[in-house]
Context: one part of a larger RNA
RNA sequence: UGGCGGGGGAGCACCACAAGGGGUGUUAGCUGCGGUUCAAUUGGAGUCAACGCCGGGAACCUUACCAGGGGAGACAGCAGGAUGAAGGUCAGACUGAAGGUCUUACCAGACAAGCUGAGAGGAGGUGCAUGGCCGUCGCCAGCUCGUGCCGUGAGGUGUCCUGUCAAGUCAGGCAACGAGCGAGACCCCUGUCCUUAGUUGCUACCAGGCCCCUACGGGGCUUGGGCACUCUAAGGAGACCGCCGCCGAUAAGGCGGAGGAAGGAGGGGGCCACGGCAGGUCAGUAUGCCCCGAAUCCCCUGGGCCACACGCGGCUAACAAUGGCAGGGACAAUGGGUUCCCACCCCGAGAGGGGGAGGCAAACCCGAAACCCUGCCUCAGUUGGGAUCGAGGGCUGCAACUCGCCCUCGUGAACCUGGAAUCCCUAGUAAUCGCGCGUCACCAUCGCGCGGUGAAUACGUCCCUGCUCCUUGCACA
Numbered sequence: 001u002g003g004c005g006g007g008g009g010a011g012c013a014c015c016a017c018a019a020g021g022g023g024u025g026u027u028a029g030c031u032g033c034g035g036u037u038c039a040a041u042u043g044g045a046g047u048c049a050a051c052g053c054c055g056g057g058a059a060c061c062u063u064a065c066c067a068g069g070g071g072a073g074a075c076a077g078c079a080g081g082a083u084g085a086a087g088g089u090c091a092g093a094c095u096g097a098a099g100g101u102c103u104u105a106c107c108a109g110a111c112a113a114g115c116u117g118a119g120a121g122g123a124g125g126u127g128c129a130u131g132g133c134c135g136u137c138g139c140c141a142g143c144u145c146g147u148g149c150c151g152u153g154a155g156g157u158g159u160c161c162u163g164u165c166a167a168g169u170c171a172g173g174c175a176a177c178g179a180g181c182g183a184g185a186c187c188c189c190u191g192u193c194c195u196u197a198g199u200u201g202c203u204a205c206c207a208g209g210c211c212c213c214u215a216c217g218g219g220g221c222u223u224g225g226g227c228a229c230u231c232u233a234a235g236g237a238g239a240c241c242g243c244c245g246c247c248g249a250u251a252a253g254g255c256g257g258a259g260g261a262a263g264g265a266g267g268g269g270g271c272c273a274c275g276g277c278a279g280g281u282c283a284g285u286a287u288g289c290c291c292c293g294a295a296u297c298c299c300c301u302g303g304g305c306c307a308c309a310c311g312c313g314g315c316u317a318a319c320a321a322u323g324g325c326a327g328g329g330a331c332a333a334u335g336g337g338u339u340c341c342c343a344c345c346c347c348g349a350g351a352g353g354g355g356g357a358g359g360c361a362a363a364c365c366c367g368a369a370a371c372c373c374u375g376c377c378u379c380a381g382u383u384g385g386g387a388u389c390g391a392g393g394g395c396u397g398c399a400a401c402u403c404g405c406c407c408u409c410g411u412g413a414a415c416c417u418g419g420a421a422u423c424c425c426u427a428g429u430a431a432u433c434g435c436g437c438g439u440c441a442c443c444a445u446c447g448c449g450c451g452g453u454g455a456a457u458a459c460g461u462c463c464c465u466g467c468u469c470c471u472u473g474c475a476c477a
Stems, first nucleotide, its partner, number of pairs: 001477002003474003007471007016461002020425005026318009035308002043054002065303007075117004080111001087107003091103004121292002124290003130286001132281003135277003142181006148157003160173004186270005192237007201227002205225008240263001243257005319418001323377007335366003340359002344355004384415001389410007431453008
């Protein structure tokens, strides 16, 4: 100087607690991991910070694993070669299939894998040799420098103290005075208003056309004006404790109020210091060294990564009446679309099939669901719950046996709110409801987004867990 302490002080955080809301831990399933098994069940990741992670939803491919089969040596040297090298092929045998090999026969005409070296290639090793990228401390507020001053020196001071802040944020004090990185500012989205612009968007108003109930008011569709409104997308305004009151040292600032669409960082995101963790990744790529080099390289067929007595993590559906089922009715946003999205019509009970318009898209297409209304169910392992299995059918694809998804009928398991323990969350949040996209031929209970409905309870504390700063002790560096 740092680190540590079941030392002290100050401050802070729903990856802490308190007050509350919802879960996990139970059951079944899905998925990842361990274990076991296996010819192989390829490998990595291991507290937070491994375990729906490697965008890792693997039928072949992927694929690195296993079984079987096959292929390939730039260049140089040696040995061989017109007494025929390498290559190709009928038939037969081996074979999952092969002139791949062998038997036999033929075509052909200059190179040559038999040996040595050297290569190509390697998802072979080393992330403790590395780059790059990422995680994490860190939803942190720290990390340093110049000059001066102090100390023999390592070093200290500044960076400390008081108040304050989300913040080493700011103010005052002080042998310090300044400065840099970080914080903030900045950038993007969002919330209000104004200006500009009006097609593919909008329809208040005006005009025309068609249809409908007609209780003579009207309602629906559409065309053209129109750009008022909505929207779209470019520019601008707006918020600064600026104003008022109180508190405070008159400061920094805090509390309340006014005005305002909005307050005290408006809300959300991007970016994110010096460094630490020999953190993760040689399997994305790059790359040193080591190794394999006719196999540890390359291709093919099939299998495996999907195994199953078990254990763990994450999730989905549940155990029901705030519900289930049936019928009817309503309202989104993001985004995607050409061997693609598919209106509409026909066939089918349905999955789906056959036609077929529009759309390279503010133009066409992609049903929102929870919700509301009516009816049934009446507390039951049930009209709850849907696992499992049987049968028939459909789709993708060369191919669904191992091992895909969907439809219909049948079958209907466990499960009656979950011990110890543990996770997330403070507002358009939690919870709940669906939709889109990524992956993608097909396959979503995953990931990333989008909107709908929409709470409860703190507004505090440092008790638990941890972090920051000051201080103290130390047998640690």
Predicted 3D model of a 477-nucleotide part of an RNA (small-subunit ribosomal RNA, 3' major domain) from a Candidatus Bathyarchaeia archaeon. The organism belongs to Bathyarchaeia (SeqCode), within Archaea. RNAcentral holds the full RNA, with entries from ENA and SILVA.